RNA sequence: AAAAGCCUUCGGGGCAGGGUGAGGAAGCAGCGCUUCCAAUUCCCGAUCGGUGGUCAAAACCCACGAGCGCAUUUCCGCGCACGACCCGGUGAAAUUCCGGGGUCGACGGUACAGUCCGGAUGAAAGAAGGCCAAA
Numbered sequence: 001a002a003a004a005g006c007c008u009u010c011g012g013g014g015c016a017g018g019g020u021g022a023g024g025a026a027g028c029a030g031c032g033c034u035u036c037c038a039a040u041u042c043c044c045g046a047u048c049g050g051u052g053g054u055c056a057a058a059a060c061c062c063a064c065g066a067g068c069g070c071a072u073u074u075c076c077g078c079g080c081a082c083g084a085c086c087c088g089g090u091g092a093a094a095u096u097c098c099g100g101g102g103u104c105g106a107c108g109g110u111a112c113a114g115u116c117c118g119g120a121u122g123a124a125a126g127a128a129g130g131c132c133a134a135a
Stems, first nucleotide, its partner, number of pairs: 005131006017044003023037006046115002048105002050064004059103002067080004085101005107118003
């Protein structure tokens, strides 16, 4: 002290507040009425941003990961699904910084969900460290 190999650890955040009332419960002989409960999902509003890269820092530029299916002893692999940005400023350089205005968010459950519950005390993109160790 390179490559290769092996091992270990780490590896995702988020509805404050208000409105509505699907539906449910109780009372009354009944029509029906009254009262109470009722959405983190609807409406207003609030709030969050994995990993690698990119002349300079990115949810929305490029790519990867989480889901499902096929195949397989397993791994590798293949297919499907998989969202979103503009304007101005500074600068050598920024759809990344600053200012302004916008936009987006898997699957199953449930009153229609980025934020609740669940698969998941899981997996993974990857990050760090260690072991081995020829010439």

A computed fold for a 135-nucleotide RNA from Bellilinea caldifistulae, annotated as FMN riboswitch aptamer (RFN element). It matches the Rfam family "FMN riboswitch aptamer (RFN element)". Rfam describes the family as follows. The RFN element is a highly conserved domain that is found frequently in the 5'-untranslated regions of prokaryotic mRNAs that encode for flavin mononucleotide (FMN) biosynthesis and transport proteins. Its family is annotated with FMN binding in the Gene Ontology. Lineage of the source: Bacteria > Bacillati > Anaerolineae > Anaerolineales > Bellilinea.